[in-house]
RNA sequence: AGAGUUCGAUCCUGGCUCAGGAUGAACGCUAGUGGCAUGCUUAACACAUGCAAGUCAAAUGGAAAGUGGUGUUUCCAGUGGCGAACAGGUGAGUAACACGUAAGAACCUGCCCUUGGGAGGGGAACAACAACUGGAAACAGUUGCUAAUACCCCAUAGGUUGAGGAGCAAAAGGACAAAUCUACCCAAGGAGGGGCUCACGUCUGAUUAGCUAGUUGGUGAGGCAAUAGCUUACCAAGGCGAUGAUCAGUAGCUGGUUCGAGAGGAUGAUCAACCACACUGGGACUGAGACACGGCCCAGACUCCUAUGGGAGGUAGCAAUGGGGAAUUUUCCACAAUGGGCAAAAGCCUGACGGAGCAAUGCCGCGUGGAGGUGGAAGGCCCACGGGUUGUCAACUUCUUUUCUCGGAGAAGAAACAAUGACGGUAAGACAGAGGAUGCAAGCAUUAUCCAGAAUGAUUGGGCGUAAAGCAUCUGUAGGUGGCUUUUCAAGUCCACCGUCAAAUCCUAGGGCUCAACCCUAGACAGGCGGUGGAAACUACCAAGCUGGAGCAUGGUAGGGGCAGAGGGAAUUUCUGGUGGAAUGGUGAAAUGCAUUGAGAUCGGAAAGAACACCAAUAGCGAAAGCACUCUGUUGGGCCGACACUGACACUGAGAGAUGAAAGCUAAGGCAGCAAAUGGGAUUAAAGACCCCCAGUAGUCCUAGCCGUAAACGAUGGAUACUAGAUGUUGUGCGACUCGACCCGUGCAGUGCUGUAGCUAACGCAUGAAGUAUCCCGCCUAGGGAGUACGUUCGCAAGAAUGAAACUCAAAGGAAUUGACAGGGGCCCGCACAAGCGGUGGAGCAUGUGGUUUAAUUUGAUGCAAAGCAAAGAACCUUACCAAGGCUUGACAUGCCACGAAUCCUCUUGAAUGAGAGGGGUGCCCUCGGGAACGUGGACACAGGUGAUGCAUGGCUGUCGUCAGCUCGUGCUAUAAGGUGUUGGGUUAAGUCUCGUAAUGAGUGGAACCCUUGUGUUUAGUUGCCACUAUGAGUAUGGAACCCUGAACAGACCACUAGUGUUAAGCUGGAGGAAGGAGAGGAUGAGGCCAAGUCAUCAUGCCCCUUAUGCCUUGGGCGACACACGUGCUACAAUGGGCGGGACAAAGGGUCACGAUCUUGCGAGGGUGAGCUAACUCCAAAAACCCGUCCUCAGUUCGGAUUGCAGGCUGCAACUCGCUUGCAUGAAACAGGAAUCGCUAGUAAUCGCCGAUCAGCCAUACGGCGGUGAAUCCGUUCCUGAGCCUUGUAGACACCGCCUGUCACACUAUAGGAGCUGGCCAUGUUUGAAGUCAUUACCCUUAACCGUAAGGAGGGGGAUGCCUAAGGCUAGGCUUGUGACUGGAGUGAAGUCAUAACAAGGUAGUCGUAUUGGAAGGUGCGGCUG
Repeated sequence: AGAGUUCGAUCCUGGCUCAGGAUGAACGCUAGUGGCAUGCUUAACACAUGCAAGUCAAAUGGAAAGUGGUGUUUCCAGUGGCGAACAGGUGAGUAACACGUAAGAACCUGCCCUUGGGAGGGGAACAACAACUGGAAACAGUUGCUAAUACCCCAUAGGUUGAGGAGCAAAAGGACAAAUCUACCCAAGGAGGGGCUCACGUCUGAUUAGCUAGUUGGUGAGGCAAUAGCUUACCAAGGCGAUGAUCAGUAGCUGGUUCGAGAGGAUGAUCAACCACACUGGGACUGAGACACGGCCCAGACUCCUAUGGGAGGUAGCAAUGGGGAAUUUUCCACAAUGGGCAAAAGCCUGACGGAGCAAUGCCGCGUGGAGGUGGAAGGCCCACGGGUUGUCAACUUCUUUUCUCGGAGAAGAAACAAUGACGGUAAGACAGAGGAUGCAAGCAUUAUCCAGAAUGAUUGGGCGUAAAGCAUCUGUAGGUGGCUUUUCAAGUCCACCGUCAAAUCCUAGGGCUCAACCCUAGACAGGCGGUGGAAACUACCAAGCUGGAGCAUGGUAGGGGCAGAGGGAAUUUCUGGUGGAAUGGUGAAAUGCAUUGAGAUCGGAAAGAACACCAAUAGCGAAAGCACUCUGUUGGGCCGACACUGACACUGAGAGAUGAAAGCUAAGGCAGCAAAUGGGAUUAAAGACCCCCAGUAGUCCUAGCCGUAAACGAUGGAUACUAGAUGUUGUGCGACUCGACCCGUGCAGUGCUGUAGCUAACGCAUGAAGUAUCCCGCCUAGGGAGUACGUUCGCAAGAAUGAAACUCAAAGGAAUUGACAGGGGCCCGCACAAGCGGUGGAGCAUGUGGUUUAAUUUGAUGCAAAGCAAAGAACCUUACCAAGGCUUGACAUGCCACGAAUCCUCUUGAAUGAGAGGGGUGCCCUCGGGAACGUGGACACAGGUGAUGCAUGGCUGUCGUCAGCUCGUGCUAUAAGGUGUUGGGUUAAGUCUCGUAAUGAGUGGAACCCUUGUGUUUAGUUGCCACUAUGAGUAUGGAACCCUGAACAGACCACUAGUGUUAAGCUGGAGGAAGGAGAGGAUGAGGCCAAGUCAUCAUGCCCCUUAUGCCUUGGGCGACACACGUGCUACAAUGGGCGGGACAAAGGGUCACGAUCUUGCGAGGGUGAGCUAACUCCAAAAACCCGUCCUCAGUUCGGAUUGCAGGCUGCAACUCGCUUGCAUGAAACAGGAAUCGCUAGUAAUCGCCGAUCAGCCAUACGGCGGUGAAUCCGUUCCUGAGCCUUGUAGACACCGCCUGUCACACUAUAGGAGCUGGCCAUGUUUGAAGUCAUUACCCUUAACCGUAAGGAGGGGGAUGCCUAAGGCUAGGCUUGUGACUGGAGUGAAGUCAUAACAAGGUAGUCGUAUUGGAAGGUGCGGCUG
């Protein structure tokens, strides 16, 4: 210090998450030891038991015990004194003078210290005790006796006043032989402690905005230690509050602790200071001090005892217990130390404290050994067989003894889990196990919480055009900020000094525990607050000026600025009259509608309302909304000029006020046109829509009010200053020049476009800033839920304003990039369309597929790119399917053993394979052991599989497509993805070439190279070709000119020419040429796309079967048949058919073959078998065509299906299920609906020939060959498919995309809800305990004092009054839980209906408003361009 996550990729915005540290922690696994710390964070829940505050006999009377007696013995229930208000615990309450910091004046103070003084004289009681009595107990009562440092009186002192009078205080002794010590009273002071006041600081909420009646102040009185409305009577009406009162919620506060670079955030255990509390609430007493944790009284709840009449209690002291909880210890020891209480002291008491115990709860330290040790041991692993490695590791020797332990062995052993990206669906780097490695280490992980990272609330240190975010606009209050010069002052500011900010902690230095943690000592820090003195620049204040900001006055000026009134014409509609006579209107096409009762059209007249063409313009005005016919009146603001006046009067602006499109509301008018809603007609699957028509209400218009919102937008708050230019335009000046209008230069104020620096994530902004700065206001902090709910304010309503949470997700979003797509655009190409020719679709048949059927109808292929496809040929075989019968090392391969050579022949049985029996036969090599091949049998390894997976694969193939594309190096450019190159102007079949150009080059594809064909030359001539002679013919001889065949060359390149084009590339025409612009055809198929096809060609992973999913055999099936589809053949006839005659090819194939000739049969064929291993012979006849003849438009002399009979051929075999011949039969079909296919020249069409496979053939198929031989192409609007450029995009699995809403189902949280219920606060009223205070003279009492006495003062009890806790009743406020039912919301692999949005999303979208509809939505009005 950063990292992961939105995307195909990029940059940004923005959230979520991770790495760090910490803890009073908890949980899991594990665990040797010591030191120092820490240990109920939850129930301020309830508490058994024990202990936690006593002490003094040197204050006092007395009793008891012990002793034989004495007493300088011991002890203590009571009186009395001091203490118990400290120490210890807890954090419920408290938002407050409670706490913190700094000050203050009107106070009190036991014990302690200092100083001064005093302590004289008297008196009467009460406990204890004794006796009696009541009670279960707790305890209580009556009578009697008694002491004191207990109590009372007098004296004395002192203080108050002008004078007089009157009234008011204290005291105590004890110990000691004594000295003396100690205690007591008064006064003053001190120290320490406490009470009170005040300034400042101290959480959240405004969906808490008004609060307050002793309230704020005054006077009198009371009261207190003291000030004070502290209390009371009277008077006044104040006091607090937007700088947040009141109310509600939460919370002990601080030193500190923790995180952080810091600013700051979070926190308030242990230790320390303060506060509050002591079962809950109230109250006082005593006392120096309490309204009192281990005291009292009362009320309440709870617990315990009880004889039921009454009593007792309070662990938030230390331990312990139950409970709660994820979770927190021993019913320990001792007062030895420190400290406290009492005491003269010894001493006693002390769960404070000091220690120990438990817990890895935390921090820190230590250990599990050190040195040596090769023949590099054994074992393991690897190996190239040599060795390497484990490895100085171990063993072994020696040393040390920190730390721990003292026999040995065994068992058990979890659960939960963050974020992101992924793994897992039969070949897992992610699961489980094993082995290895890394980090930490007696601990390690996990969970929870806090800070950091997070500049993600931004003072340091963020933003607001499009990502969240500028109020719709203006005026203006408080507030904030504010021009130039001089003065005063010293509040801010700055400097110096003083006080304080407890100790501990942190930091620095030193020291003590062997080190460290820990502890000790010293220092430093402590940003704050207060005080004193000083400085005077800046800000503020005071005072005096200035004119530049601002304003008033003045001279001009432009304008759809506002309001009111008057006037105008065009158009529309309606009414009326004329002419006229059939449609009109409307649409993509139609229809509803209107019209012979006269429309529409046209002409004249009249009425009404609304809006103002042209001018008109990134022109003008206004704060914005907004404003347009003309004229008049009135009125606001701006700008320019000159410069007289005022003298900072300014800017912004929370609240507040004003204005505020359209729609909408209320009331009264008006209503021509338009037009939500509504009703028809169309469209459609539907059409609650679009488009159109008809009818049409609200509304639109006016007046008076309301509403207060818009994409109210420049999505850009206002003001001021500064920062290059170029070029338009509006208003108004100046200069210059002109006769004048312009032009030109220049200033101010507006309004556009372009552009530098700069800024920006980019797009873009750029003197009208989104630049550089200052001031003020408003607003934002992930998406959804939601601008929703609740509450409140406003409104007649519609609604507006303010404005959450639960829950849910890991993204949502901005800009730009590449590709893809578009019912976007442009350019261009292709038998893509068009122009033509011929077909398919209709018929019959052939063939393939689907479906159905079946024991089986084996399987694969399924839009183009499956379907006469795999299959270049299913009767058996093939064959993979079915039935039946068989085999199990197997039909096939390798290895082992035994026997036999092998081969061959015959018989029985059987459908066949097979099973059984018999016969014949003995080979080859040899080192004589045996071996090779083959057959039979046996055991085991194994064979075998057309079984699954083409979504595990290789290979091969299809497709876009023979389309022109696909990329790279270097450079440049952009933050980057990327771009450029490859785009642009031309051109081409072509990314073909050329020109231009931040690109320059290159690769692949294209082209060319290859094959066939078209022309020629050279060469070679057999079996081919030619000639002549001889011959009946065959044949022989000769030749190489031609044809032909083979080989090698030539030829075509826009080379030439004219035009055109940019002087280019090229294009058009021409010449020559066999051939002309790629001459024609073929082979050749870039990178990619479709998880395309194939595991059944082959290969192959994995899975599956193994007396079967393997193998053999016979028979059947693959050939079924209501039907549907594809591909073909033959036809429907006269451009034809039948018959007879005649002519012309090319390319192939042939020895288990082709087969001439002759002969026979109507024919298929049979018999015979010459020739040919092929330029020789055979298949072989080419057919269409030509000539002649018959048929004459008909289901025919067309057409040939179907069927019958009789034959032939192949083959073990022709029934299922072959081909073919003859005779006979003679079906449908008379040119084929919607739709659809092929083809651009030797092509289509038409005619025949050959081949592979093959015994034969279901071939009309497929692959080749030649013969005859057309028509048309204007052209690119449209359909389809490609290519390039560009625009849009919310899609990237890429439009077969994405995505919206209702409905249905499940779950979740939430709002409303008749209500029900708990808590808190507080109003009114009532009752009113204990108690202080006051009153009373009812009762009792009279010990101290007065009085001779009666009696009085006094005391106690009772009663009354004020206040008042708890309680009752009553009406509220806030809040928790729950509630039939209702509403929407969210979430949820494959539900329903539509398709609203994203492309012009198929009606552009969207904002506000109104209305309407199953739903998304539609429509009207106005606005926006996103």